The RNA shown here (c-di-GMP-I riboswitch aptamer) has 79 nucleotides and comes from a Campylobacterota bacterium. It matches the Rfam family "c-di-GMP-I riboswitch aptamer". Rfam links the family to the GO term cyclic-di-GMP binding. The organism belongs to Campylobacterota, within Bacteria.
RNA sequence: CAUUGAUUAAGCCAAACUUGUUGUGAAACAAGGACGGAAAGCCAUGGGUCUUUAUCUUUAAGAUUGCCAGGUUGCCAAA
Numbered sequence: 001c002a003u004u005g006a007u008u009a010a011g012c013c014a015a016a017c018u019u020g021u022u023g024u025g026a027a028a029c030a031a032g033g034a035c036g037g038a039a040a041g042c043c044a045u046g047g048g049u050c051u052u053u054a055u056c057u058u059u060a061a062g063a064u065u066g067c068c069a070g071g072u073u074g075c076c077a078a079a
C1' cells in the first nucleotide's frame, strides 16, 4: 500500500418508541432511548420506495444515503 473484517481494544453513529418544535405531506430537528451498523461519514448521480401540487397520464416539484448501486473521504488491525 492492497485485500479482508476476529465474539479484539479505543472511540463513533443511533432504528422502533416517547416528548417538544417545524412542514399541507413524505419527513426533518432537539432530548430521552438502543434495534442494529466498518462507512448507518458525505454527495439525490442511476434505479427503488414514499409525499404533495400542477399537468391530465407522464412529466414537473419534493422526501429517503438506516433500500440497492455509483462517486468521494476515512478509524482500528487478527490474518
Stems, first nucleotide, its partner, number of pairs: 003079001004077002012037002017032006035066001041072003045069003048064004053060002